[in-house]
Molecule: Lysine riboswitch aptamer
Organism: Thermanaeromonas sp. C210
């Protein structure tokens, strides 16, 4: 000096990823639920059973009064970071009044995603907020190839297509072996 592959520390993409508790605000809602009148006449209670309500009047309607909560979302604040982190499948476990099913959290294994963002379609959801999966689009970091510019030094550097993945790139640096 360049080439090879493992190792190690540090790093960078940006509306960049997440988690913590709390302050406020909107929504949730004049909803659910509760008082009393009418109506109404045999059911409601989550999907299912059991308990539990109901002829001393259920669901369901309306009229009056009275009225919430979670989970989500925004702003502010810490913190941990760049597979950050999410998402799907399985196994165990904890919660949902009593069983099962669904919901939810949490380990742990496979597998998929570089990142936001916009659009559709399904699912969650009260939501047109959020979020998820696929599909599509531009954009953007990166690295590779091709083209053209530029450079004294084949190095770099630039615009530009055109493709790939983060088990990626990039800076030191440790070992191999070569001039």
């Nucleotide at each position: 000096g360049a080439g090879c592959g493992g190792g190690g520390u540090a790093g960078a993409g940006g509306c960049g990823c997440g988690g913590c508790a709390u302050a406020g605000c909107a929504u949730g809602a004049g909803u659910a639920c509760c008082g009393c009148c009418c109506u109404g006449g045999a059911g409601c209670c989550u999907g299912g059973g059991a308990a539990g309500c109901g002829a001393g009047g259920a669901a369901g309607g309306g009229a009056c009064g009275g009225g919430a909560a979670a989970g989500g979302g925004c702003u502010g604040g810490c913190c941990g970071c760049c597979g950050a982190a999410g998402c799907a499948g399985c196994c165990g476990g904890g919660u949902u009044u009593c069983c099962c099913g669904g919901g939810c959290c949490c380990u742990g294994c496979u597998g998929c995603u570089g990142g936001g963002c916009u659009g559709g379609u399904g699912c969650u959801g009260a939501a047109c907020a959020a979020g998820u999966a696929c599909c599509a689009g531009a954009c953007u970091g990166u690295c590779a190839c091709u083209a053209c510019c530029u450079a004294g030094a084949c190095g770099g550097g630039g615009u530009a297509g055109u493709g790939g993945a983060g088990c990626g790139c990039u800076c030191c640096u440790c070992g191999c072996a070569c001039g």